The prediction has a mean pLDDT of 85. A computed fold for a 92-nucleotide RNA from Haloplasma contractile, annotated as THF (Tetrahydrofolate) riboswitch aptamer. The sequence was found by an Rfam model in a public genome assembly. Lineage of the source: Bacteria > Mycoplasmatota > Mollicutes > Haloplasmataceae > Haloplasma.
RNA sequence: UACAGAGUAGAUUAACAGCGUUAAGUGCUAUAGGAUGGGAUGUUGCCUAUAGACGAAAGGAUUUCCUACGGUUGUUAAUCGCGUCCGCUGUA
Numbered sequence: 001u002a003c004a005g006a007g008u009a010g011a012u013u014a015a016c017a018g019c020g021u022u023a024a025g026u027g028c029u030a031u032a033g034g035a036u037g038g039g040a041u042g043u044u045g046c047c048u049a050u051a052g053a054c055g056a057a058a059g060g061a062u063u064u065c066c067u068a069c070g071g072u073u074g075u076u077a078a079u080c081g082c083g084u085c086c087g088c089u090g091u092a
Stems, first nucleotide, its partner, number of pairs: 001092005010080009019070003028052007038086005058067004
């Protein structure tokens, strides 16, 4: 110098355990902030807060449990997996 590789935030699926069905949560819009391969930087991705709009499936047995429902939460596993610049590893 050239080539190749590792490595993020997250996403999907499955299992297990929960929350809600007296409606939170999820999803949508706007504003502000935050984190994000090893370093710097960065958003169209992610998270948080505020405001707004929209919106649902409960039932059965009995003093406690079960079945379902929600574009529901968490953990684990598998798969996928950063843009730019600089690094790391290997080969030549």